A computed fold for a 159-nucleotide RNA from a mouse gut metagenome, annotated as Lysine riboswitch aptamer.
Its mean pLDDT, the model's own confidence on a scale to 100, is 81.
RNA sequence: GAUAGAGGUGCGGCUCUCAUCAGUACCCCUCCCCAAUGCCAGGCAGCAGCGAAGGGGGAAAGGGAGCGCCGCCGAGGGAUGGCUUUGGUGCCUGCCGGAGCUCUCCCGGGCCGUCGGGGAAUACCCGCCGGACUGUCACAGAUCCUGUGGAGCGCUAUC
Repeated sequence: GAUAGAGGUGCGGCUCUCAUCAGUACCCCUCCCCAAUGCCAGGCAGCAGCGAAGGGGGAAAGGGAGCGCCGCCGAGGGAUGGCUUUGGUGCCUGCCGGAGCUCUCCCGGGCCGUCGGGGAAUACCCGCCGGACUGUCACAGAUCCUGUGGAGCGCUAUC
C1' cells in the first nucleotide's frame, strides 16, 4: 500500500400497512359583532369581511411503529462556512423554515438520566454534561482477569 473482517437493542435508505397528527386545518349553513381589519414584517398591488357561537362535512405533510427489501461498519450523526434550490398570495427588501452538494472540524458504540433545542406530542430526533455497560489498542499488575489511559486518520487477519 492492497484485500478481507470485527464491535450489536450496530448504522442508514426505500415500498407497503397501521396508529397519531385531529374532529385540527379547510369548505358549507345559521347567527352575533363590526367597517374596524386580514393574508409572517414594511412598501406597491391583488384578493377577502377580521373575529365569536352553534350545526353539517372533513383532510394532508412532516415525525412514529411494524413486516419486508436494499446499502453498509465514519456505518452514520452533528457544527461553522460556501454554492444551488424551495415554502410562507404577486413583485422588491427582510425575517423564519425545508432540501441537495461541498471544504474544514467534532463524535468508537448502543443504553439510562438532568438540562437545552426541534416537534401537535407523553412519541421521536439533535446537542452539552453525567452514569454504568460494551468493543478496541497501549501500559501496569496479583495475567485470559483487574486497573489506568487513548481514539475509528483506530483495531484485527492475509498478501